[in-house]
Molecule: transfer RNA
Organism: Minisyncoccota bacterium
RNA sequence: CCGCCCGUAGCUCAGUUGGUUAGAGCAAGGAGCUUAUACCUCCUAGGUCCUUGGUUCGAGUCCAAGCGGGCGGA
Repeated sequence: CCGCCCGUAGCUCAGUUGGUUAGAGCAAGGAGCUUAUACCUCCUAGGUCCUUGGUUCGAGUCCAAGCGGGCGGA
C1' cells in the first nucleotide's frame, strides 16, 4: 500500500430478508432464604447500537467517508 471480516450494557455475544417496547448470559445493586456467609429464587439499574453524513414514512440493519481492532497478501 491492497483485499476481507468485525465495532450493540462493565465483559462475552444475539438481534434471520429495514417495521410495535433494543435483548440474553455473566458481572453490579436490592429483597427473600440462613445464626451468618455461600448456593438458590425474585426484582432493579445500566445503551445517545464507534463517529459523521446520506437513502427512506421509518436505520442496530442499507450506502459513503473517517476512526479503532483482527486476518491475509505484496